[in-house]
RNA sequence: GAGCCUGUAGCUCAGUUGGUAGAGCAGCAGACUUUUAAUCUGCGGGUCGUGGGUUCGAUCCCCACCGGGCUCA
Numbered sequence: 001g002a003g004c005c006u007g008u009a010g011c012u013c014a015g016u017u018g019g020u021a022g023a024g025c026a027g028c029a030g031a032c033u034u035u036u037a038a039u040c041u042g043c044g045g046g047u048c049g050u051g052g053g054u055u056c057g058a059u060c061c062c063c064a065c066c067g068g069g070c071u072c073a
Base pairs, nucleotide, nucleotide: 001072002071003070004069005068006067007066010025011024012023013022019056027043028042029041030040031039049065050064051063052062053061
């Protein structure tokens, strides 16, 4: 330098014919327990990497850039 993959909650990841963003773990609160742990119930947490474009509408489609990984040179 070129090609491919990838970026979504604190972490690991889902999210397909474009139509209000989710799970598990973690956190917080409550129940239970003498207390802790475990278990159960509930709650909060997101500018979907950045900037543009297409569209009535974009996590999703297109372009550029940035970060990470792999391969080639």
This is a predicted structure of a 73-nucleotide RNA (transfer RNA) from a Tepidisphaeraceae bacterium. The organism belongs to Tepidisphaeraceae, within Bacteria. The coordinates come from a structure-prediction model, not an experiment, and the mean pLDDT is 80. It matches the Rfam family "tRNA". About the family: Transfer RNA (tRNA) molecules are approximately 80 nucleotides in length. The family's RNA type in Rfam is transfer RNA.